[in-house]
Context: one part of a larger RNA
RNA sequence: CUGGGCUUAAAGGGUGCGUAGGCGGUUCGACAAGUCAGGUGUGAAAUCUCUCGGCUCAACCGAGAAACUGCGCUUGAAACUGUCGAACUUGAGAGAGAUAGGGGUGAGCGGAACUGCUGGUGGAGCGGUGAAAUGUGUUGAGAUCAGCAGGAACGCCGGUGGCGAAAGCGGCUCACUGGGUCUUUACUGACGCUCAUGUACGAAAGCCAGGGGAGCGAACGGGAUUAGAUACCCCGGUAGUCCUAGCCGUAAACGAUGAGCACUAGGGACGGGAGGGGCUACGGUCUUUCCCGUCGUAGCGAAAGCAUUAAGUGCCCCGCCUGGGGAGUAUGGUCGCAAGGCUGAAACUC
Numbered sequence: 001c002u003g004g005g006c007u008u009a010a011a012g013g014g015u016g017c018g019u020a021g022g023c024g025g026u027u028c029g030a031c032a033a034g035u036c037a038g039g040u041g042u043g044a045a046a047u048c049u050c051u052c053g054g055c056u057c058a059a060c061c062g063a064g065a066a067a068c069u070g071c072g073c074u075u076g077a078a079a080c081u082g083u084c085g086a087a088c089u090u091g092a093g094a095g096a097g098a099u100a101g102g103g104g105u106g107a108g109c110g111g112a113a114c115u116g117c118u119g120g121u122g123g124a125g126c127g128g129u130g131a132a133a134u135g136u137g138u139u140g141a142g143a144u145c146a147g148c149a150g151g152a153a154c155g156c157c158g159g160u161g162g163c164g165a166a167a168g169c170g171g172c173u174c175a176c177u178g179g180g181u182c183u184u185u186a187c188u189g190a191c192g193c194u195c196a197u198g199u200a201c202g203a204a205a206g207c208c209a210g211g212g213g214a215g216c217g218a219a220c221g222g223g224a225u226u227a228g229a230u231a232c233c234c235c236g237g238u239a240g241u242c243c244u245a246g247c248c249g250u251a252a253a254c255g256a257u258g259a260g261c262a263c264u265a266g267g268g269a270c271g272g273g274a275g276g277g278g279c280u281a282c283g284g285u286c287u288u289u290c291c292c293g294u295c296g297u298a299g300c301g302a303a304a305g306c307a308u309u310a311a312g313u314g315c316c317c318c319g320c321c322u323g324g325g326g327a328g329u330a331u332g333g334u335c336g337c338a339a340g341g342c343u344g345a346a347a348c349u350c
Base pairs, nucleotide, nucleotide: 004321005320006319007304008303012318014201015200016199017198021194022193023192025088026087027086028085029084030083031082033081034080035077036076037075038074039073040072041071042070049065050064051063052062053061054060091191092188093187094185095184096183097182098181099180103177104176105175106174107173108172109171110154114150115149116148117147118146119145120144121143125136126135162169163168206247207246209244210243211242215241216240220236221235222234223233258317260315261314262313263312270293271292272291273290274289275288276287277286278285279284299306300305323350324349325348332343333342334341335340
């Protein structure tokens, strides 16, 4: 390279956008680059193949033929690909109307709880555990009432529910703002799909600077447990968790399942969410589009299972895999303040 694969065996990039590239709807015409056919030139010899022949045979050697699947020139063909021209509307987009939603950003506001402080009542314990102790309290704790302050998170609704490309998003209001769905059309006319490099976003932890700090709480201290206990349990508690500006760029970033399009019981007398249309005795019923689930036929699959949201049947583009360990290590490169990230071997060994 050919080939085979990627839910769980090795293997889908964390997710978008998008450049090059690859691939690309319907009709007509032209050209003839790809494609196909004929002719012609060339394709050294040897080798290979076939048929003869020479060494006693064979290897080996000789002769002839074929072949050399290629390339050039030339004459044609025009279905397909391509190029150019003209046109189309079903792909894609756009307009109008309607609509659901924790989609995003900023600002303001709210109540419950918690902690602290101040004051009142009160007077001996509280707290904690399997049991205790450390801790805390007559300098008045815990309990209870009132007031004040602070930070963080938003109970019920809440859902097997919704939105978002993913990460993720949940009190209320306002402002700005992205995407989706439905109905309709007289608009554009293939404008599409995918995407190496690139670029943007990207949980938690971590880093830098400045703030903030109620609760929780790595590290750390103490009390227990225990043979020990650098733990599990308890009392404390610093970073952190929060905000602003920047960095990091990783996760079991999972559906362990890349994106797009088409087809295949679309079958259910299954469920949920957002809409439209018809009928309606307003209880419903029939139908249709999109989204999220459950079961299941064919088919697929090693099986578990998947099954119109495919892991079925096809096309197209990208990423990735090639026995286990060594090892996501070493080295080089590159990015980062660092931690480290990305790229990524071999010896050796089984």